This is a predicted structure of a 1417-nucleotide RNA (small-subunit ribosomal RNA) from a metagenome. RNAcentral holds the sequence, with entries from SILVA. Rfam family: Bacterial small subunit ribosomal RNA. Its family is annotated with structural constituent of ribosome and ribosome in the Gene Ontology. Its mean pLDDT, the model's own confidence on a scale to 100, is 85.
[in-house]
RNA sequence: GGCGGACGGGUGAGUAACACGUAGGUAAUCUUCCUUCGAGCGGGGGACAACGGUCCGAAAGGACCGCUAAUACCGCAUACGUUCCCAGAGACUCUGGUCUUUGGGAGGAAAGCUAGGUAGUAAUAUCCGGCACUCGAUGAGGAGCCUACGUCCGAUUAGCUAGUUGGGAGGGUAACGGCCUACCAAGGCGACGAUCGGUAGCUGGUCUGAGAGGAUGAUCAGCCACACUGGGACUGAGACACGGCCCAGACUCCUACGGGAGGCAGCUGUGGGGAAUAUUGGACAAUGGGCGCAAGCCUGAUCCAGCAAUGCCGCGUGGGUGAAGACGGCCUGCGGGUUGUAAAGCCCUUUAGGUGGGGAAGAAGAGUGAGGGACGAAGACUGUCUCACUUUGACAUUACCCACGGAAUAAGCACCGGCUAACUCCGUGCCAGCAGCCGCGGUAAUACGGAGGGUGCGAGCGUUAAUCGGAAUGACUGGGCGUAAAGCGUGCGUAGGUGGUAACGUUAGUCAGCCGUGAAAGCCCUGGGCUCAACCUGGGAAUGGCGGAUGAAACGGCGUAACUGGAGUGGGCUAGAGGACUGUGGAACUCCUGGUGUAGCGGUGAAAUGCGUAGAGAUCAGGAAGAACACCGAUGGCGAAGGCAGCGGUCUGGGGCCACACUGACACUGAGGCACGAAAGCGUGGGGAGCAAACAGGAUUAGAUACCCUGGUAGUCCACGCGGUAAACGAUGAGCGCUAGACGUUGGACAGGUGACUGUUCGGUGUCGCAGCUAACGCGAUAAGCGCUCCGCCUGGGGAGUACGGCCGCAAGGUUGAAACUCAAAGGAAUUGACGGGGGCCCGCACAAGCGGUGGAGCAUGUGGUUUAAUUCGAUGCAACGCGAAGAACCUUACCUGGUCUUGACAUCCAGAGAACCUUCAGAGAUGAAGGGUGCCGCAAGGAGCUCUGAGACAGGUGCUGCAUGGCUGUCGUCAGCUCGUGUCGUGAGAUGUUGGGUUAAGUCCCGCAACGAGCGCAACCCUUGUCCCUAGUUGCCAGCACUUCGGGUGGGAACUCUAGGGAGACUGCCGGUGAUAAACCGGAGGAAGGUGGGGAUGACGUCAAGUCAUCAUGGCCCUUAUGACCAGGGCGACACACGUGCUACAAUGGGCAGUACAGAGGGUUGCGAACCGGUGACGGGGAGCCAAUCCCAGAAAGCUGCUCGUAGUCCGGAUUGGAGUCUGCAACUCGACUCCAUGAAGUCGGAAUCGCUAGUAAUCGCGGAUCAGCAGUGUCGCGGUGAAUACGUUCCCGGGCCUUGUACACACCGCCCGUCACACCAUGGGAGUUGGCGGUACCAGAAGUCGAUGGCUUAACCUUCGGGAGGGCGUCGACCACGGUGUGGUCAAUGACUGGGGUGAAGUCGUAACAAGGUA
Repeated sequence: GGCGGACGGGUGAGUAACACGUAGGUAAUCUUCCUUCGAGCGGGGGACAACGGUCCGAAAGGACCGCUAAUACCGCAUACGUUCCCAGAGACUCUGGUCUUUGGGAGGAAAGCUAGGUAGUAAUAUCCGGCACUCGAUGAGGAGCCUACGUCCGAUUAGCUAGUUGGGAGGGUAACGGCCUACCAAGGCGACGAUCGGUAGCUGGUCUGAGAGGAUGAUCAGCCACACUGGGACUGAGACACGGCCCAGACUCCUACGGGAGGCAGCUGUGGGGAAUAUUGGACAAUGGGCGCAAGCCUGAUCCAGCAAUGCCGCGUGGGUGAAGACGGCCUGCGGGUUGUAAAGCCCUUUAGGUGGGGAAGAAGAGUGAGGGACGAAGACUGUCUCACUUUGACAUUACCCACGGAAUAAGCACCGGCUAACUCCGUGCCAGCAGCCGCGGUAAUACGGAGGGUGCGAGCGUUAAUCGGAAUGACUGGGCGUAAAGCGUGCGUAGGUGGUAACGUUAGUCAGCCGUGAAAGCCCUGGGCUCAACCUGGGAAUGGCGGAUGAAACGGCGUAACUGGAGUGGGCUAGAGGACUGUGGAACUCCUGGUGUAGCGGUGAAAUGCGUAGAGAUCAGGAAGAACACCGAUGGCGAAGGCAGCGGUCUGGGGCCACACUGACACUGAGGCACGAAAGCGUGGGGAGCAAACAGGAUUAGAUACCCUGGUAGUCCACGCGGUAAACGAUGAGCGCUAGACGUUGGACAGGUGACUGUUCGGUGUCGCAGCUAACGCGAUAAGCGCUCCGCCUGGGGAGUACGGCCGCAAGGUUGAAACUCAAAGGAAUUGACGGGGGCCCGCACAAGCGGUGGAGCAUGUGGUUUAAUUCGAUGCAACGCGAAGAACCUUACCUGGUCUUGACAUCCAGAGAACCUUCAGAGAUGAAGGGUGCCGCAAGGAGCUCUGAGACAGGUGCUGCAUGGCUGUCGUCAGCUCGUGUCGUGAGAUGUUGGGUUAAGUCCCGCAACGAGCGCAACCCUUGUCCCUAGUUGCCAGCACUUCGGGUGGGAACUCUAGGGAGACUGCCGGUGAUAAACCGGAGGAAGGUGGGGAUGACGUCAAGUCAUCAUGGCCCUUAUGACCAGGGCGACACACGUGCUACAAUGGGCAGUACAGAGGGUUGCGAACCGGUGACGGGGAGCCAAUCCCAGAAAGCUGCUCGUAGUCCGGAUUGGAGUCUGCAACUCGACUCCAUGAAGUCGGAAUCGCUAGUAAUCGCGGAUCAGCAGUGUCGCGGUGAAUACGUUCCCGGGCCUUGUACACACCGCCCGUCACACCAUGGGAGUUGGCGGUACCAGAAGUCGAUGGCUUAACCUUCGGGAGGGCGUCGACCACGGUGUGGUCAAUGACUGGGGUGAAGUCGUAACAAGGUA
């Protein structure tokens, strides 16, 4: 000096754009190197680095002087092409121009180096070749520019734009162009979404999906953009340039403080950040790139290696055999099961890993030599082909192969409630925890944790995050809008969308084949290569699209000329509360005036406020005013909807029918837009009778800011204006066509008929209904059916129709309309129940009618409470409370205190001993000590039972859980119900049957019926009682006979009563009536009994987690010298109170005394116990009789007869207390019963309230039994005696049954549920403001740079007349402009005292709004 650093490599910040994609254009362009072709390469000049010298600087670097070469730089010559100008011809063309060609003129080039040959001493010349250079042309590749179409979200962004849009002129560029400049015009873009805001690199592709789509844009490939941030140009073919330059800024570093240096989004590496992402490796061997003639050099491109299970693929961790089904683990019903052929054992194999050995391909080239032909004068040279030799591998201890050795070195993770494959034990106890959704966990957890086992996958397995799918859940394919979310309140109409019949023309839509493109890779198909596969590779197909050209003309479009069926116009007829204005009428209400007249009126569930003796209300007459129009009146009419109602007038809109004529598609829908639009409300001015928000008073009420009452103002009315919403509803947009009918009604027309009327047709308005539709309900020619066109709207509930913003409004407010956050639902229709201060029918001592009670008294008894060492426990609305308990002095007994025992008071097993047992002592006793004693059977082995001792297995528990259970029981309820099979209906839940009409005590029976049958219940069968008969006749009976002590006592009898076995009888069977002739009911006859004769037993499916672990049984848990066992004493019996259930009374229908009559059913041998005696009596003595139809308990009492009491706290009542006794019992103190004497309380019929009972019942009277040593005069279970009243009836209270209705209930009305307030937390709106980001606008300022100007300074090449000039540089000035600054308004975000509502929360306060007629629909 040349070429390259514009490639390769990285990243995705910016960019919503010609950035990307697809298809084109460039006749508006450029292109280094490369290909091919043509032409040329002549002759000169002046410098500047390096270098040398001097100097400055800490450094980075720099200044000055001097020398010098070139392929560096500059003139000149030449000019085939080329560029420009002038003149002409031809062809093409998009009319702008382009291409070819002729003549003339002007401008513009260059550079050499070198192998070899020849000549020459050499310099050098020449020949030939190679490379380079210049001017053109050409191809390929690359690049620029332009166009059409496509490319995210937001309209709570609707208007944007001044170089903006265009023009001719100039400048600028490689090139078109407002790209730039001045001038002229006033345009350009936008609802087919401009502008603005947010987000984003685009594509081939990738993931998903059946597809259509949706999401995405890592790796690979294409394009774009960027290189610390911002700006700028230079150089160059190419850059406004990642490892270039200048400036500004931020940051880092160096510094001698004066100044300098830097840019990993290249490859490694470091720090930071983060949940998280690797080596400061090897090599240019291959592929590719740059330079070079080449050798070669450079290359963190690339090829390899390293790290990470990050992904995909392949392989291994062994194979066979092996039952005593080993040990161990786990479970167990204790038998066993399971882990499990699993292991061990025995027999094999050796992949991978290990050791050793062998060992490719990836290598093509390059160099040297020889040879052939090419170039050439040449055997030089150069390049080319062939042969020979030499040589090139990072990976690499490679892949691969062989040998050795040994089962050796190699399995985890998740899950096991359902979805979803896989189950048990233990621990825990709404704790700890799990959880994708539903949901698990509160003592038996397959859901938590552990274990065993199992299931799934497997060098992986789970979790988290994300995308698509399922999701037809944004629906193009492929959804909807009556009630689930969803039809604008209604019309007119713009844009738009859609559009009748027949013809001709055309072809941008459409269709057909063809051409181009649709990069490669990928996907798919089919071959090949790594042992297979993943992977790599060849070929093909596909690539919906776009463009071109050709054709077709049915459909759609367009054009032309037509048509009449859609639509409209004209004519006739016609109905109507259609609208606006104006006038007018009567009734009623109210007020005023006057008359008559007197004490109330009014109002309500009942009242009061209010009005009235100053004369109301009532009534009569007159007057005033306002508003609304009874009857007609309708299931009717009109209107687009809202809406419209006395009658008349004026003006006016729309509709229907009939027949013809005319226009000739003029139509339908309708985003925006415009208009109308109930009531309330607002403004101004009127009006104001009645009604009536607010308000006042009176009531009601716990309260009552309500419902009811008395008043009463806005308002309601009119005029004008605003507002613009309603459950503005048919919850159903408009238009057109099609698709069975039947019956009403309204307006017209036609036909028939004398007529009543009938039929046909068009328009409207209703009811039912076929097909069809619908989730169902329902709709059904007035569709919610079948189709077409257009518009509006929806996409879980709440937050919320709220906030912010915009628009509208006087305001009230309207319209448009979110998000955070929160929930696992909200909702529709229908079903079954349950419930209702819903309806209907019916029943029950449910009410009513009656009788007697309770609640008041005293006492008994149970409970609560309190007390206590303990007052053991359980039962708690009905359905606990005289209950467990049919009997607590000890025992019972479970409780307390104290004293004791520990294999135990009780059971089984083992060993040993002993009979059992009796007596004494100590002790409160349990117990302890001592003494005595040696049984039974026996085949003589032994056995049975009992007692004691010892060891351990175990016993024991009235400890807990009735919410783990069995069993048993209560209750609804002795109510009439509860179900099933088959069939039918319904998508289904489910219905039907079982409902309906009758009837019954009854789902009892009859009839009907898409049901037909059946089961559990009802009834009957069973027991008892009522009548009769048969049989039997003692202990029972006694008519007749006999005896008699007069007692069925005796003989006797078998008739009667009775007893206890058997049978008969009653079935609506008979008659009459009613009823459907049925079922049945009513009445009657007969009968002892009549419609279930009376009573009992008998309790459906189920409900209440009803009761009971303390009857019993039982799972689990707990205690084990005690929560077990024994003993003594105490307690269960307490006592200010409260409640339940009873007894006795309050008296004369009674009390007392005396006399006297009549039962039934029971019990009795550890028993009942007579006569007789004693005692006032309890009772004692006594002991006959009786194992019971024999004897005893055992006198029944009320009743009847007589006497007395005389209405009183009594001759009522008997509590309480004192005294004395009896009996039982080991023992009556706490704490028994009874007797006698004395005492003589409360109480004179009971508040609110409440219970039982319908006939042998209630009431009343006594008797007996169980339990039991004793204790019940009151409890309980039985027995008989005496023996009523009342029931009109179903309105009401309670409970129940059936049907129906509503429901927001379904742990089911003791349900559900709303709002304020209080507390905690969360997100959010407003908010004086504060802070920051972004972009806009006005102005200031202006680095570097470019462009322009230039008067100062300066200058090698060229020109020169030698003076100078041309040109350049420096400087200066101007224009543009980054950063920066000032002001202003906009927008977004964060934050903010205070404040508004919202959401959620275990639970709190106040009320009760809604769901039933929700108690005021």